[in-house]
RNA sequence: CAAGUAGAUUGGGUGACCGCCCGUCUCAAGGCGGGAGGAAAGUCCGAGCUCCACCGGGCAGGAUGCUGGGUAACACCCAGGAGGGGCGACCCUACGGAAAGUGCCACAGAAACACACCGCCAACGGCUGGCUAAAAUCAGUGCGGGUAAGGGUGAAAUGGUGAGGCAAGAGCUCACCAGCAACCGGGUAACCGGUCUGCUGGGUAAACCCCAUCCGGAGCAAGACCAAACAGAGGGGCAAGGAGACGCCCGGCCCAAAGUCCCAGGGUAGGUCGCUUGACCCUAGUGGUAACACUAGGGCUAGAUAGAUGGUCACCGCUCUGAGUAGUCGGAGUACAGAACUCGGCUUAUAGAUUUGCUUGACCC
RNA sequence: GGGCCGAUAGCUCAGCCGGUAGAGCAACGGCCUUUUAAGCCGAUGGUCCUGGGUUCGAGUCCCAGUCGGCCCACCA
Repeated sequence: CAAGUAGAUUGGGUGACCGCCCGUCUCAAGGCGGGAGGAAAGUCCGAGCUCCACCGGGCAGGAUGCUGGGUAACACCCAGGAGGGGCGACCCUACGGAAAGUGCCACAGAAACACACCGCCAACGGCUGGCUAAAAUCAGUGCGGGUAAGGGUGAAAUGGUGAGGCAAGAGCUCACCAGCAACCGGGUAACCGGUCUGCUGGGUAAACCCCAUCCGGAGCAAGACCAAACAGAGGGGCAAGGAGACGCCCGGCCCAAAGUCCCAGGGUAGGUCGCUUGACCCUAGUGGUAACACUAGGGCUAGAUAGAUGGUCACCGCUCUGAGUAGUCGGAGUACAGAACUCGGCUUAUAGAUUUGCUUGACCC
Repeated sequence: GGGCCGAUAGCUCAGCCGGUAGAGCAACGGCCUUUUAAGCCGAUGGUCCUGGGUUCGAGUCCCAGUCGGCCCACCA
């Protein structure tokens, strides 16, 4: 310098004028202070908070799924293992169980899990013949049968190669390799290494299922209070037992007709709280490989309710582009997007700019 | 703001537990009729919303996105 890889930060600036929301000072006019994001988004996970009177059990349902750790918790994060990709830095993985059971594997093919279409085989049984009266023996015959080595089919065909063996074959036997199990050693574990040993069982669990762990429901339009208005007017359930908020069943316990639930209707469209100080942010130190935790000091950083955070002008920055020899003068553009109870994550969208570590290649000293 | 559904032919909808996507209407051609309608026959017509994954194979199963629709408050 070129190509690449893993991160981090930022994502327009200054001024003037006119406005908007909140807080605060003031009798008032008005002054002063604060006012969008890294995703505020999707609502995909996990919580806080609030209500369902309280507690428990079973079934159903759902979620997660290599191991260890972090955390309030998680499907998140960190570290490690295994498999795969890349020359490499590095990246990707829904990564438990198919040797508990069931289902499925279209078409093709003989056969998709127990099967013989072609082929191979005369060991065994049968039949025929030499061969005579019978048996033994020999020859022939693929009828019964044996055979998964070869052909062919398929996404996938009974672990692969070689040798022995056999009638022909086959883990049938042996050597090496692959996998599973057992044992030994290392590691907290996933797992790794080894062994005189035993075994050779197709795929699919983002099919049912099994195993392990976890999960009650609803959501700030939750909920609490005040005010106004209408009709506490109507129908129905409730003790041999009902309702108790959105799965079903059961047990305890609580409430009990001035109650409670459902249906259908009536009225209102106002205010206050919840509401922003929080598992918060910044700096330093300590522990830890890290995620993170602890300690000390400092900081306060939007709270609207049809919904504020804006508009115009000027100058500058950045990108593209036109004219000109040049100084320069013009034009166009400047991402994704916008809080609505609050946090921790994930995912998705995002023009450009800055910056750190590392890898590969070329050249120079 | 919160919760829940759907997308398949021009329109309205099926598609079970994954194996070459169907029905009705409409539109087109023919027959019938003097002609039209009705009726009969025939053929056409599909990015199964989009992208990725699992699988030999996806409309169907899983993940992410796009578009559309429905429901909700308080008082007595």

Two RNAs folded together computationally: RNase P RNA and transfer RNA, 441 nucleotides in total.
Model confidence (mean pLDDT): 80 of 100.
Rfam match: Bacterial RNase P class A. By type it is a ribozyme.